RNAcentral holds the sequence, with entries from Rfam.
This is a predicted structure of a 126-nucleotide RNA (FMN riboswitch aptamer (RFN element)) from Spelaeicoccus albus.
Rfam family: FMN riboswitch aptamer (RFN element). Its family is annotated with FMN binding in the Gene Ontology.
Of the family's consensus pairs, 90% are formed in the model.
The prediction has a mean pLDDT of 78.
[in-house]
Order: sequence, then C1' cells, then structure tokens
RNA sequence: GAGUGCUCCGGGGUCGGUGAAAAUCCGAGCCGGCGGUGAUAGUCCGCGACCCGCUCCCGAUACGGGACGGUUGAUUCGGUGAAAUUCCGAAACCGACGGUGAAAGUCCGGAUGGGAGGAAGCACAC
Repeated sequence: GAGUGCUCCGGGGUCGGUGAAAAUCCGAGCCGGCGGUGAUAGUCCGCGACCCGCUCCCGAUACGGGACGGUUGAUUCGGUGAAAUUCCGAAACCGACGGUGAAAGUCCGGAUGGGAGGAAGCACAC
C1' cells in the first nucleotide's frame, strides 16, 4: 500500500386550542442519514432506508433470504465572493409502510432488523 472479516453508524411532540376521544386535527415551536460539489446542502447530483416483482439464484414447498430491476418528497429572492440552489439575510417547502378512541416527519410496531458510507481499532492473510 491494496484485500477479507468484525466493531461503529438518524434526529425530533414542547406549549396552547377544539373535542367524548388527538403526542395524529388547528396555532406557535421542534428535527434533518451518507458520498459528491470551484465554498459548509433535508430541497443540486448520486446513494441508503420504505414499497413493488414479468426475471434469476439458494431453499423440498408455503414462507423466507439473496441478486437484479422498478418506484421513491421538497427552494426561491437578495447580498458577499474568483467560486455558494451549500455561506449571510429574508420568505417558503418536504418527510415510507402498518397501527391508533381522531387524520402521525416526531407516538407504538416490523426493528436486538436493514443500511449507504467513512475514520479509527482489532483479527487474518499478501
């Protein structure tokens, strides 16, 4: 120096209102995974998570796991600058599925799961 395995790896419901009932509605507030980028990003580009299956593999079948493919939200204006949809100012917007006395980014659940990815540590071997 390159390789394999293991370890690590997501935040947020606070106050008030209505109501028989709401952490789900209404008002205000709260949160923001990973890599990239002429300069720091929830909104740019890409990835992951969730969801789907005409196909392939493992499996005796159901079920399940893997591969591969598909799907998958949201930003503008002004300023500075060589350079910023990333900084500063202002005003916006977005957030899987199932559950629930009432509709959920925040509660409960699948999940002691999966996981992009990067630094470090450990182990093995070159």